[in-house]
Context: one part of a larger RNA
RNA sequence: AACUAGCUAAGGGAAUUCGGCAAAUUAGCUCCGUAACUUCGGGAUAAGGAGUGCCUGCCUCGUGAGAGGCAGGUCGCAGUGACACGGGAGCUCCAACUGUCUAAUAACAACAUAGCGGAUCGCAAACCCGCAAGGGCUAGUACGAUCCGUGAAUCCUGCCCAGUGCAGGUACCUGAAAACCCGGUUCAACGGGACGAAGGGCCUGUCAACGGCGGGGGUAACUAUAACCCUCUUAAGGUAGCGUAGUACCUUGCCGCUUAAUUGGCGGCUUGCAUGAAUGGAUCAAUGAGAGUUCCACUGUCCCUAGCUAGAAUCCGGUGAAGCUUACAUUCCAGUGCAGAGUCUGGAGACUCCUAAUGGGAAGUGAAGACCCCGUGGAGCUUUACUGCAGCCUGUCGCUGGGUCUCGAUUCUGGAUGUGAAGGAUAGGUAGGAGGCAUCGAAGCGUUCUCGCCAGGGAACGUGGAGCCACCCUUGGGAUACUACCCUUUCAGAAUUGCGGCUCUUACCCUCCACCGGAGGGGACCCCGAUAGGUGGGCAGUUUGGGUGGGGCGCCACACCCUAGAAAAGAUAUCUAGGGUGCCCGAAGGUUGACUCAUCAGGGUCGGAAACCCUGAGAAGAGUGCAAGAGCAUAAGUCAGCUUGAUGUGAUUUCGCAUAACAAGGAAUCGCGAGACGAAAGUCAGGUCUAGCGAACCUACGUAGCUUCUUGAUGGUGCUCGUAGACUACAGAAAAGCUACCCCGGGGAUAACAGAGUCGUCACCGGCAAGAGUACAUAUCGACCCGGUGGCUUGCUACCUCGAUGUCGGUUCUUUCCAUCCUGGCUGUGCAGCAGCAGCCAAGGGUGAGGUUGUUCGCCUAUUAAAGGGGAUCGUGAGCUGGGUUUAGACCGUCGUGAGACAGGUCGGUUACUAUCUAUUAGGAGUGUUUUGAAGUCUGAGGGUAAGUUGCUUUUAGUACGAGAGGAACAGAGCAACGGUGCCUCUAGUCGAUCGGUUGUCUGACAAGGCAUUGCCGAGCAGCCACGCACCAAUGGAUAAGGGCUGAAAGCAUCUAAGCCCGAAACCAAACCUGAAAAGAGACUUCUUUUAAGGACACUCGUAGAAGACGAGUUUGAUAGAGUCGGGAUGUACGCACCAAGGCAACGAGGUGUUCAGUCCGCGGCUACUAACGUCCG
Repeated sequence: AACUAGCUAAGGGAAUUCGGCAAAUUAGCUCCGUAACUUCGGGAUAAGGAGUGCCUGCCUCGUGAGAGGCAGGUCGCAGUGACACGGGAGCUCCAACUGUCUAAUAACAACAUAGCGGAUCGCAAACCCGCAAGGGCUAGUACGAUCCGUGAAUCCUGCCCAGUGCAGGUACCUGAAAACCCGGUUCAACGGGACGAAGGGCCUGUCAACGGCGGGGGUAACUAUAACCCUCUUAAGGUAGCGUAGUACCUUGCCGCUUAAUUGGCGGCUUGCAUGAAUGGAUCAAUGAGAGUUCCACUGUCCCUAGCUAGAAUCCGGUGAAGCUUACAUUCCAGUGCAGAGUCUGGAGACUCCUAAUGGGAAGUGAAGACCCCGUGGAGCUUUACUGCAGCCUGUCGCUGGGUCUCGAUUCUGGAUGUGAAGGAUAGGUAGGAGGCAUCGAAGCGUUCUCGCCAGGGAACGUGGAGCCACCCUUGGGAUACUACCCUUUCAGAAUUGCGGCUCUUACCCUCCACCGGAGGGGACCCCGAUAGGUGGGCAGUUUGGGUGGGGCGCCACACCCUAGAAAAGAUAUCUAGGGUGCCCGAAGGUUGACUCAUCAGGGUCGGAAACCCUGAGAAGAGUGCAAGAGCAUAAGUCAGCUUGAUGUGAUUUCGCAUAACAAGGAAUCGCGAGACGAAAGUCAGGUCUAGCGAACCUACGUAGCUUCUUGAUGGUGCUCGUAGACUACAGAAAAGCUACCCCGGGGAUAACAGAGUCGUCACCGGCAAGAGUACAUAUCGACCCGGUGGCUUGCUACCUCGAUGUCGGUUCUUUCCAUCCUGGCUGUGCAGCAGCAGCCAAGGGUGAGGUUGUUCGCCUAUUAAAGGGGAUCGUGAGCUGGGUUUAGACCGUCGUGAGACAGGUCGGUUACUAUCUAUUAGGAGUGUUUUGAAGUCUGAGGGUAAGUUGCUUUUAGUACGAGAGGAACAGAGCAACGGUGCCUCUAGUCGAUCGGUUGUCUGACAAGGCAUUGCCGAGCAGCCACGCACCAAUGGAUAAGGGCUGAAAGCAUCUAAGCCCGAAACCAAACCUGAAAAGAGACUUCUUUUAAGGACACUCGUAGAAGACGAGUUUGAUAGAGUCGGGAUGUACGCACCAAGGCAACGAGGUGUUCAGUCCGCGGCUACUAACGUCCG
């Protein structure tokens, strides 16, 4: 110096900054006064003014302490004199408010809230906890409790029930077990049927349930727009409102206001990527440590810093950690290298040590990176992932009993019933059968009931009073005349049993009184147990593939085939290039025989370019089911005949598949059997060849084979074989997501930043010159095409770093490049001058202030000579900031069923480190410099600098130039801005020296003091300082671009080739600072050899100073102190005297005089009064 905590600052007054952060302002009490708006309560201490001390006297109230007032007097810069103690106002957003919250980064707009709405629930309630017993709500009872949503009040809350939920209904469909029926030779396993709960289907309701709320075209007499029309479509197509929003991508939308200037704010418009109505919409007084913005006041936030105080630091004494530490270590530059080196290579530099600082480097320390990827890692959460489990609903059984009614089921008894045609007519079947019924009332008739095929049958009652029927005839398979056994349908009764209704009490449950027990209520229900179906993220366990120029999204390069790549054996990669397959065909297969294609030419009725016929040419230019290649005319192509070799069963070889092994599958070859075609030889195990495919488990099928149970049959079990069913992630798990609440293990095998490489892109340059420039490519502009340079943009790569190299912007500070913005020197001009345009040289210096935005950038404002572009780990966080991005909270829009997500927006949100080495800035100590040791003065190799840079005015000069308008220069002068160095006379600041004023309180009072930020206030010397003052050049040398002289090559010309002259803020000197450690270690002068020269310690000190150092002095002395004089600061002391408003007096703030007093001085002079005593080295 810087730091922490404070104090003060002239002029300006937010220019600072993301942002007035921080600080300042304001402040108490009394009186006056107080707006918009408003839910009439507020707003409000609104705002804005005035007063305020002390003393004297008096008045009113009070018992009093005291309170309120009036009239005078009086002091100060200042009277709530200190302490204590709101800055204010306007606009907008959000939330109504008070309240709550992430203990330790978020206090908010989030939560809550009153109010509003919905759902469940009648109490043994719903809901919640618990395995249960039991408990909570609740010793409450619908004006209640629980759950859910919204969030005061005000104005409102639209449409949609198609989806998903929820609720209700349900003729019918579906629907488990048990019981029932049937089958199963008996029994059983088992199979089937019927019945049928909840649930589902189906129907209805419900949106303040989850949620949702369109597109196209046309149209009005300017244009524009579209009240209107058409059309597609939906469950319905967004109503009222609000709207560039905390929601709007484009976007800094457009207009207006605010400002010099506004990505901000406010008001409008509004085509709203993607607003919108209790997932509430709009509005809104009050409230808010909420977000944005403006104005006033105020200020060190800033221009632009300065001074001071305390602490800490420094230094001395004592005590004494931790992190960290492979080693060595004096570095710098360039290079190299795993692409960012103190240690390697080269060069430069470099004596040793210490102290204080700074924080550039040690890709510093800290933490096995939290981002990213990977792991057949984990966890939390979600759901219409998979699989389960609680819970809930329902059926059945048990606990579980009695009665009665209705309606069934089974069995038994009794009765009835039975219509093809034909036939007398309503013939159930089979067997027997020639007779049966009848006064115990036949036929017939009437009434009623019942069945019904509408013809009739049956029964009961009445009447009637003696017959009726069969055999026979017809028909037919068959005659109730009668008997027996049965069948279909049906009636009655009995037994067994079932659903349902009602009821009882004794199981069981509850309440009350209570000792047993009793009373009341419910009641075979419920509860409970077992079992079955449904529902079931409430809970649990898991899964959620791979490849991949990171991952994700995309795609499949994941199983196969062809061509190229593929480098003339074989094999061969990429998200290489170009294409295919997941079939088809009982003929498009086999065989035998026959034929020749595409195309062209000539000819031929309709007939044409192409239909069909003839002739000719025609090695293939056709065809071959499908890709491509290979093959094919003896045809494998085309046509026809007969056929099933597209067959059963074995084996070998080969591809699949690295000349280790390996499955399915494909192919080739050879046997045996049985065949097809052909006269025969012979061919045929699918398709001319290369793609057209799938393990195990399981299921089904098989007139296949075997085993076991059984005497056997039937049936069942098990095994083998064959066929079918699929795994396309194709050698084949059973399988969805989120994580920003996250975790672990790893990776620089792999992304984001930076580096490196590259340079398509980018920036810059060049070549050629079509064109335009009135003419004229090249004053200026310059297309198409082509070639480079740079390493700034953006990409690509994935080489370094994941046991961590801190990430945007700003700030601070330094350096560098030039492709130059200004200043300097030049050239050309479509250069008259002025002003320009273009180019060349040149990096010395300069390159500023504001508005909006986090911005870099950009736009804008006013200046300016100019307001250049880049690099340095997109220089710079062990320097700062933290606005942006990028954790955890929260809101909106959009997406998602959801958890959640979004290079979408928005509000809020911990920035660690005591410096070891190196580096740098300063300050010291020592050694060396070869011979004694010293003191002093120099030289100057080398290093550094900008010490100045720029402008304005003026003379030149209204001149040159110019028709005019206008309007220079060379050379001088003055001034200014910025920059640099020094200083303190002035001005200004500070001034915890000092002096004075004053408040509260304490020391009994006065005087004099303590404390309250130095209590506050006023002034302020020295010192330090800026806002103040002073100073800050010429010139020379060598050059650049350029201008020239002479001058050839090239008889000319030519600034060049030899030679020579000029020529710039750049370079070198000059000027200033430093500089014998310059190892080539320098020179000169003087002193000195033993208590020498000289030096050091110590002492008094300061012109010096962190410590060291430096300087002055040491009695032969003014070094410091004291004294005194001068100079200065403050402003007139104490005491005393007098005066003083008043008051009877006592008293009395204060004033005047003594008094330019008193007090003080880090300043100067004088003065030895005090202290500078001594010791050692050499």
Molecule: large-subunit ribosomal RNA, half B
Organism: Methanosarcinales archaeon